[in-house]
RNA sequence: GACGGGUCCUGGGCGGCGAAGCGCCGUGAACCGGGUCAGGUCCGGAAGGAAGCAGCCCUAAGCGGGUCCGUCCUCGGGUGCACAGGAGCGCUCGUCCCG
Numbered sequence: 001g002a003c004g005g006g007u008c009c010u011g012g013g014c015g016g017c018g019a020a021g022c023g024c025c026g027u028g029a030a031c032c033g034g035g036u037c038a039g040g041u042c043c044g045g046a047a048g049g050a051a052g053c054a055g056c057c058c059u060a061a062g063c064g065g066g067u068c069c070g071u072c073c074u075c076g077g078g079u080g081c082a083c084a085g086g087a088g089c090g091c092u093c094g095u096c097c098c099g
Base pairs, nucleotide, nucleotide: 001096002095003094004093005092006091007090008086009085010084011083013081014080015079017076018075019074021072022070023069024065025064026063027062033058034057035056036055041050042049043048
C1' cells in the first nucleotide's frame, strides 16, 4: 500500500434479565347478585302453598398480599446471538505485495 473482517448505523427475528398484568390466597353485596331461608308475614276451612328479612354459603366489581410457582401477554435496558442491507475519516485483526 492492496484485499478481506470487526468496531458504527438501520431492519425484522430468536434468546436472557428485570418490572407489571393475569392465574393463586385472603377480604369483599343491609337493599339494588345467586342458593338455602330460622323467626315473622300472606293465601287457604284444612292439607298445604307463596313471597321473603336476618343469619350462613358461593361469588361479581373492588381492595390487600407474598411468592415470582406457572404459562401467556405488555413494557424496559450500557442485555446476548446470528441474518439482511447501509455507512466508512478513524481504530483494530488477518493475508499478500513493496521498501
Annotation:
The RNA shown here (Bacterial small signal recognition particle RNA) has 99 nucleotides and comes from an Acidimicrobiia bacterium. The prediction has a mean pLDDT of 76. The sequence was found by an Rfam model in a public genome assembly. The organism belongs to Acidimicrobiia, within Bacteria.